[in-house]
Molecule: SAM riboswitch aptamer (S box leader)
This record gives sequence, C1' cells and structure tokens, in this order.
RNA sequence: GAUUUAUAAAGAAGUGGCGAGAGACUGGCUCAAUGACCCACUGGCAACCUUCAAUAGCGAUUGAAAAGGUGCCAAUUCCUGUCCAAAGCAAUUUCGCGGCGGAGCAUAUAAAUA
Repeated sequence: GAUUUAUAAAGAAGUGGCGAGAGACUGGCUCAAUGACCCACUGGCAACCUUCAAUAGCGAUUGAAAAGGUGCCAAUUCCUGUCCAAAGCAAUUUCGCGGCGGAGCAUAUAAAUA
C1' cells in the first nucleotide's frame, strides 16, 4: 500500500526547538513572524485493543476501570464536491432558484486478514 468492520456534532495545552507555509485533494473559508505546521518534553482527553462485572449463551449487549499498545488535544472530518431532497422564493407554458436533511464517495483512526 490492499481488503473487511467500527467510529468521526462531544472531549482534551503548556514549555522549549526550528523558521514558512499549514488545514489530505477541489473551490471556499480559516490558522500563521504576537512564530503557525512540524519535532521534543511534560500534561491531558478518549476508551479501539485490553481487564473486570452483569445479562446472556458463545454472535453479542450494558456498565465500570485506565497499568500497558495505539490514537487524539483550532474550527462538525472546518465547510464543500456525486445522487436524492424539506422550508422558502419565483413562475403558472409547471421549467427554474434554493439546499434543512438523508445516502454515497473520499479521508483519518482503531482492530483484524492475506
């Protein structure tokens, strides 16, 4: 890198280093020399793996814990993209504007597989 499953509206920042772009991509919008992004340390959040208990009967569900393996700590995955599409607007030749919301794609993370 590929495939499968699950999750993505909540939550959680300080110090030091470096020095110019960063937020995956598109278009927006935002962050950034009052130093972003990234790296290190410390702290924290969460509960995927994990442990325990109950139900249950081997699929799982619910609750609790946080030592360990990951993850995460600007903005809903920042919004958006493809399809369907509410309110509302306009028209009354029924086309159109709009885009609440839903599904999907993509992406990220975890666990598993060859």